A computed fold for a 353-nucleotide RNA from Sulfuricystis sp., annotated as Bacterial RNase P class A.

[in-house]
């Protein structure tokens, strides 16, 4: 030079004018105007998860239901990140993986194939024993495969009861022996998951748990339309006072009760208003620990805050011609969406010294 893996950053610049919005300062308190200062992401989306923060009956225990599942770290908290073991992938940089239990019980395995879990025998192999036929005086041979032994070979499947060689048999078989897998035991490394090693066993225990289930570990419920504060009109409530001691009801009548009037106070709420609302597990430089994910000091800067919901329009230069797409209490994560550019480390190959 090429082709890639990872991580990480940027998302058209600049300027002039009209306009919307938040804040501040001044005119005059209010509309209202004027200056200054500010106004979308990297994902603001999806609401999958984790927490803040608020209520609710302080929420502990079980049951029932979820979620998570190799091992150490990191965190507020995680189903996130980081590291590291193991199994696949890929030449390799790397990539991906619910990665606890199938001797606690239930269960499933379609077609195919004899058989799919107390194993079996369909082609095949054998013909050592027993019997069967032939030769042969006899010993004994020879043939066929009737009992039979076998499970190497082929076939079937996603799988078929350890593989590979080697002896060994009639023919075979862990029957034996070597190495491999496995399984117990133990040694050493290593906080662990693991990883080497040695010694026995002769294979016994085949799969599937994103099948029911067992174990572990965690999870109270709802969410800013949570919540809190002020607070009309009208209807209601409570209480205190005034009136002719008045009407109406109870009752045979009087007293008393209740109920009708006005006054003023109380309080719950409805409309509305105010808040919560944006300084915060924050950004940015930099020092220090740590492999690293984050910690921890210093320094320095505020960087959206609406409530029908502001962030637009126009016009010039300029280039590589500009994707995906817009908050709505915040915040850490995944996940999905995205024209095109940049930067660091690493890795194949190929030329050249």
């Nucleotide at each position: 030079g090429a082709a890639g893996u990872u991580c990480g950053c940027c998302a058209g610049g600049c300027a002039a004018c009209c306009g919307c919005u938040g804040g501040a300062c001044a005119g005059c308190a209010c509309a209202u105007c004027g200056u200054c200062c500010g106004g979308a992401g990297g994902a603001a989306a999806g609401u999958c998860c984790g927490g803040g923060c608020c209520c609710c009956a302080u929420a502990g225990a079980g049951c029932a239901g979820g979620a998570u599942g190799c091992c150490g770290g990191c965190u507020a908290a995680c189903g996130g990140c980081c590291g590291g073991g193991c199994g696949c992938u890929g030449u390799g940089a790397a990539g991906c993986g619910a990665c606890a239990g199938a001797c606690a019980g239930u269960g499933c395995a379609a077609c195919a194939g004899a058989a799919a879990a107390c194993a079996u025998a369909c082609c095949g192999c054998c013909g050592a024993u027993g019997g069967c036929u032939c030769c042969g005086c006899a010993a004994g041979g020879a043939g066929a495969u009737c009992a039979g032994g076998c499970a190497a070979g082929g076939g079937c499947g996603a799988a078929c009861c350890g593989g590979u060689g080697g002896g060994g048999u009639a023919a075979g078989a862990g029957c034996c022996c070597a190495c491999c897998g496995c399984g117990u035991u133990u040694c050493u490394g290593g906080c662990a998951a693991c990883a080497g090693g040695a010694a026995c066993g002769g294979c016994a225990c085949g799969g599937c748990a994103a099948a029911c289930c067992u174990c572990a570990u965690c999870c109270g419920g709802g969410g800013c339309a949570a919540g809190g504060c002020c607070a009309a009109a009208u209807a209601g409530g409570g209480g205190a006072g005034c009136a002719a001691u008045g009407g109406c009801g109870u009752g045979g009548c009087u007293c008393g009760c209740g109920u009708c009037g006005c006054u003023c106070c109380c309080g719950g709420g409805u409309a509305g208003g105010c808040u919560g609302c944006u300084a915060g597990a924050g950004g940015c430089c930099g020092g220090c620990g740590g492999c690293a994910a984050c910690g921890u000091c210093g320094g320095u800067c505020c960087c959206a805050g609406a409530g029908g919901a502001a962030u637009g329009g126009u016009u010039g230069c300029c280039c590589a011609c500009g994707a995906c797409a817009g908050a709505a209490c915040c915040c850490g994560g995944c996940u999905u969406a995205u024209c095109g550019g940049c930067g660091a480390a690493c890795u194949u190959c190929c030329a050249c010294c």
Overview
RNAcentral holds the sequence, with entries from ENA. The organism belongs to Sulfuricystis, within Bacteria.